[in-house]
The part of an RNA shown here (large-subunit ribosomal RNA, domain IV) has 342 nucleotides and comes from Anaerophilus nitritogenes.
The organism belongs to Anaerophilus, within Bacteria.
It was read from a public genome assembly.
It matches the Rfam family "Bacterial large subunit ribosomal RNA".
Context: one part of a larger RNA
RNA sequence: CCAUUGUUAAGGAACUCGGCAAAAUGACCCCGUAACUUCGGGAGAAGGGGUGCCACGUUAGGGUGUUAAAGCCUGAGGUGGCCGCAGAGAAUAGGCCCAAGCGACUGUUUAGCAAAAACACAGGUCUCUGCUAAGUCGAAAGACGAUGUAUAGGGGCUGACGCCUGCCCGGUGCUGGAAGGUUAAGGGGACGUGUUAAUCAUUAGAUGAAGCACUGAACUUAAGCCCCAGUAAACGGCGGCCGUAACUAUAACGGUCCUAAGGUAGCGAAAUUCCUUGUCGGGUAAGUUCCGACCCGCACGAAAGGCGUAACGAUUUGGGCACUGUCUCAACAAUGGACUCG
Numbered sequence: 001c002c003a004u005u006g007u008u009a010a011g012g013a014a015c016u017c018g019g020c021a022a023a024a025u026g027a028c029c030c031c032g033u034a035a036c037u038u039c040g041g042g043a044g045a046a047g048g049g050g051u052g053c054c055a056c057g058u059u060a061g062g063g064u065g066u067u068a069a070a071g072c073c074u075g076a077g078g079u080g081g082c083c084g085c086a087g088a089g090a091a092u093a094g095g096c097c098c099a100a101g102c103g104a105c106u107g108u109u110u111a112g113c114a115a116a117a118a119c120a121c122a123g124g125u126c127u128c129u130g131c132u133a134a135g136u137c138g139a140a141a142g143a144c145g146a147u148g149u150a151u152a153g154g155g156g157c158u159g160a161c162g163c164c165u166g167c168c169c170g171g172u173g174c175u176g177g178a179a180g181g182u183u184a185a186g187g188g189g190a191c192g193u194g195u196u197a198a199u200c201a202u203u204a205g206a207u208g209a210a211g212c213a214c215u216g217a218a219c220u221u222a223a224g225c226c227c228c229a230g231u232a233a234a235c236g237g238c239g240g241c242c243g244u245a246a247c248u249a250u251a252a253c254g255g256u257c258c259u260a261a262g263g264u265a266g267c268g269a270a271a272u273u274c275c276u277u278g279u280c281g282g283g284u285a286a287g288u289u290c291c292g293a294c295c296c297g298c299a300c301g302a303a304a305g306g307c308g309u310a311a312c313g314a315u316u317u318g319g320g321c322a323c324u325g326u327c328u329c330a331a332c333a334a335u336g337g338a339c340u341c342g
Base pairs, nucleotide, nucleotide: 001337002336003335004334005333006332007331008330010328011327014326019323027051028050029049030048031047036041038160052082053081054080055079056078061074062073063072064071083087095321096320097319098318099317100316101315102313103312107119108118123158124157125156126155127154128153129152135144136143137142161308162307163306164305166238167237168236171235172234173231174230175229176228177227180226181225182224186220187219192214193213194212195211198207199206200205239257240256241255242254243253266300267297278294279293280292281291282290
């Protein structure tokens, strides 16, 4: 010097990103116990007191046992006394409170840097599926779904509970509709072309039936798309400018443009606020954090749910009591290393 451990005057978080670490609390009995609450909880809330041994004493009482007992086991409380610094005499054995965020909860997770506010969850809702179900795996056979049958099964979103969940169907998607437009193969075969028996001309050649071959018009024809409706707990979206009241300021009010419709309730400098350490209040001697308000929401907002919420949390944030070598500021000691010799 390092590791592990013990003790420490006075102070007691002044340490530090942060009370990290350590200390403190700790068992049993008795008293006592708030806000809030889903009436179950909260709660071991908090906060106090007691605890050894001996005698009265085989205490009162209880249990067992029996016809009844005896016997055995257990035993609160009371009175008096004894000893020590100390009686849960060692060891093992909750620190607590206040306020806020998030997630209801118990659970699950990154085997080996993240345990959480992430995932799951009961509950809610939408949608598909009538059974040879939908869906999934598989060239297929087949299997799962399910030896189930819409109170069932698959998929999506949300996430206990309470109060609620506003407006927009123009775009995209989905569902329904079938009048019209468009539209494939197929059907259909018109017109046309080639070839030549024949005819004409007869020098070259011209016309050219049937057949064969090629080409292929009109017409017919499904879904789809266009079109018409519905649908947002489907994907999504939810404005601007100007003026106006008897101080000023502000604008209940009016005008105008645009839109499918212009953000409702609730919340709001928020896990969201750039400006920003916004402003005011509280807490501190002093507070970029915290709590309560305000609303000017750069850029909250209603199942990618909104706002609350008792209980719960090795969760996050702020404050307090207790406690302490975290610190002022370090000291001493023990054990094992380091070091020296072998």